[in-house]
RNA sequence: GCGAAGUUAGCUCAGUGGUAGAGCACAUCCUUCACACGGAUGGGGUCAUAAGUUCGAAUCUUAUACUUCGUA
Numbered sequence: 001g002c003g004a005a006g007u008u009a010g011c012u013c014a015g016u017g018g019u020a021g022a023g024c025a026c027a028u029c030c031u032u033c034a035c036a037c038g039g040a041u042g043g044g045g046u047c048a049u050a051a052g053u054u055c056g057a058a059u060c061u062u063a064u065a066c067u068u069c070g071u072a
Base pairs, nucleotide, nucleotide: 001071002070003069004068005067006066007065010024011023012022013021018055026042027041028040029039030038048064049063050062051061052060
């Protein structure tokens, strides 16, 4: 340089055009003499950035940025 894949909650990841979710983590409460385990409730997201298509975009298209892999 060329090609491919990826970017969604603090972390690991789902989500193939119609209300953004799970597990772990975090906070409060219950339980215990106390801790752990367990249970209940809750907080936390401009879905990498910008533009386009659409009645409607995390999802489709384009550009850019970053990460990983392949290739010479």
This is a predicted structure of a 72-nucleotide RNA (transfer RNA) from Candidatus Parakkermansia intestinavium. RNAcentral records the identical sequence in 4 taxa. Its Rfam family is "tRNA". Its family is annotated with triplet codon-amino acid adaptor activity in the Gene Ontology.